[in-house]
RNA sequence: AAAGGGCAAAACCAGAGAAAUCUGGUGACGCAAAGCCACGGGUCCGCCGAAGCCACAAGCGAAGGCGGACAGCCGGGUUGCCGAA
Repeated sequence: AAAGGGCAAAACCAGAGAAAUCUGGUGACGCAAAGCCACGGGUCCGCCGAAGCCACAAGCGAAGGCGGACAGCCGGGUUGCCGAA
């Protein structure tokens, strides 16, 4: 390279959830790990929250903290089809 294939973005429908998001169906934007794992970074959701804002009240609220999500954001770990090899 090829062969056999695999997964499934957005959108729509149904359901779960406070939300991010997830599950199933339809559907394919793409993917050689777009298989699996929240270990590191990052992003998103929720809660608390000094300073500060303020009518010094309510409320908002960042540092910081806690819980959750994303593996198709990056890194890492791990398993893996075919084949020149």
The prediction has a mean pLDDT of 85. This is a predicted structure of an 85-nucleotide RNA (c-di-GMP-I riboswitch aptamer) from a soil metagenome. The sequence is in RNAcentral, with records from MGnify.